[in-house]
RNA sequence: GGGCUUGUGGCGCAGCUGGGAGCGCACCUGAAUGGCAUUCAGGGGGUCGAGGGUUCGAAUCCCUUCAAGUCCA
Numbered sequence: 001g002g003g004c005u006u007g008u009g010g011c012g013c014a015g016c017u018g019g020g021a022g023c024g025c026a027c028c029u030g031a032a033u034g035g036c037a038u039u040c041a042g043g044g045g046g047u048c049g050a051g052g053g054u055u056c057g058a059a060u061c062c063c064u065u066c067a068a069g070u071c072c073a
Stems, first nucleotide, its partner, number of pairs: 001072007010025004019056001027043006049065005
């Protein structure tokens, strides 16, 4: 330098054919307990790596770009 894969709450991940942004853990509040652990109920938290384009509508399609991994040179 070139090819491929990945990038989504704090962490690990899902998201089908373009139309609701979600799951587990963690965190916060309350209840049960003498307390801790634990269980139950409720809740907060996201520029979907960044910029642009297509579209009525983009995490998803297209272009550029950044980062990580891997292969080739």
The RNA shown here (transfer RNA) has 73 nucleotides and comes from a Clostridiales bacterium. It matches the Rfam family "tRNA". Rfam describes the family as follows. Transfer RNA (tRNA) molecules are approximately 80 nucleotides in length. By type it is a transfer RNA. Gene Ontology term of the family: triplet codon-amino acid adaptor activity.